[in-house]
Context: one part of a larger RNA
RNA sequence: GAUGAACGCUAGCGGCAGGCCUAAUACAUGCAAGUCGAACGGUAACAUGAGAGCUUGCUCUUGAUGACGAGUGGCGCACGGGUGCGUAACGCGUAUGCAACCUACCCUUUACUGGGGGAUAGCCCGGAGAAAUCCGGAUUAAUACCCCAUGGUACUGUAAUGUAGCCUUAUAUAGCAGUUAAAGAUUUAUUGGUAAAGGAUGGGCAUGCGUGACAUUAGUUAGUUGGUGAGGUAACGGCUCACCAAGACGAUGAUGUCUAGGGGUUCUGAGAGGAAGGUCCCCCACACUGGUACUGAGACACGGACCAGACUCCUACGGGAGGCAGCAGUAGGGAAUAUUGGUCAAUGGACGCAAGUCUGAACCAGCCAUGCCGCGUGCAGGAAGACGGCCUUAUGGGUUGUAAACUGCUUUUGAUAGGGAAGAAAAAGGCUAUGCGUAGCAAAUUGACGGUACCUAUAGAAUAAGCACCGGCUAACUCCGUGCCAGCAGCCGCGGUAAUACGGAGGGUGCAAGCGUUGUCC
Repeated sequence: GAUGAACGCUAGCGGCAGGCCUAAUACAUGCAAGUCGAACGGUAACAUGAGAGCUUGCUCUUGAUGACGAGUGGCGCACGGGUGCGUAACGCGUAUGCAACCUACCCUUUACUGGGGGAUAGCCCGGAGAAAUCCGGAUUAAUACCCCAUGGUACUGUAAUGUAGCCUUAUAUAGCAGUUAAAGAUUUAUUGGUAAAGGAUGGGCAUGCGUGACAUUAGUUAGUUGGUGAGGUAACGGCUCACCAAGACGAUGAUGUCUAGGGGUUCUGAGAGGAAGGUCCCCCACACUGGUACUGAGACACGGACCAGACUCCUACGGGAGGCAGCAGUAGGGAAUAUUGGUCAAUGGACGCAAGUCUGAACCAGCCAUGCCGCGUGCAGGAAGACGGCCUUAUGGGUUGUAAACUGCUUUUGAUAGGGAAGAAAAAGGCUAUGCGUAGCAAAUUGACGGUACCUAUAGAAUAAGCACCGGCUAACUCCGUGCCAGCAGCCGCGGUAAUACGGAGGGUGCAAGCGUUGUCC
């Protein structure tokens, strides 16, 4: 000098930031991922309309309308948010390569969108079970599923010519054979679906270099190292397997053990360096522990599935349910770290044509001097140098000290009252232009924070100073008490009867809403 700090004493305000460093310990409760009726069959609830019954303000019927519980289907749930267990590794950083790869939604371009079928949720009926849930029968729809057709620069096989290269090959042109597609909705404006090519974005893989400690760890390795063939993958590859060979790594530190997420950065330092990796951003890993795959463009998936284990809970004892390292919150641990708050107004995300719905992301508010920055606790005059305190060489003097009293002024802040924001751009709807995207115009609506910030007025010095130190280092000295006691102390060292070093007082010094102490780093 610095700090995610803690402790002691003290404490007026504001702005901005930060806030479980320990037990990746266990979790009560609520919320954190839904959405679409413009894909579908439908109608449990609500509302409207119509009809009927009448008790005249109630009941019943009707999917007819707005809508919509449960269900099928689509998209999303792989983002966002959390944590740092593991990992000394192509994990990260940096620089390259992929002639060895994938990419939903989005953009551009081209072509197509023909015909048919059988089911199954739901609903209804019945059954089993304490529950979770499950079973049987009948019946129904789709942008769910299946078949046929057509089809290409797609895929597979065969293979010609030119050009190029980096071995396998790449690319351009022209062939032959085989295989595989689609879905509709609609308010008639559109929008979706299929195939292909290109782009964008995001990812996957490989490689050079860099990236801890210990040699009181010296040898390590059997899919091990390489080859041939096959399988597998989006893709190369011992990635996996069969066979063959005997290799491969290592004092330029293999292997082993310990420690650790990496970087941008942060702190310190003149620099070189040393230390750190909290907040913010990028990457990685993980989601009770271990394993496994399914679905999907993408996961081997925090709030999905299955299996095993530990733990907790329910049970009718047959069987079931759960996973806060999401936001709050609880217990525990600890020197120590906050509210079971508000709003989707803005920004962003998911779905939707849209209206909109959801969003503990986010934006705000609450708590904490945890830090940084700013402001205040008055200003001017005022000597009888008052009283009191302390010291003294004691009728006196010094000091506290212009300090107080007293006079005048101001009102930051606080109090009261009044006014009062920006953050909001719109989207939707209307009009105009337009082939379509779209653009323009006018008007309306939308604010959690918040009646907050800010501004004005009123009265009134009114509401506001502490902490540590004073032997030297190190700025600041005297008296009293104590008497190697009580105690102090970062180092040197003080204290045994005049202690500037202990305790108190007066005075002083330093910093100041803080000041000291402790821990850690330079």
The part of an RNA shown here (small-subunit ribosomal RNA, 5' domain) has 522 nucleotides and comes from an uncultured prokaryote. Its mean pLDDT, the model's own confidence on a scale to 100, is 84.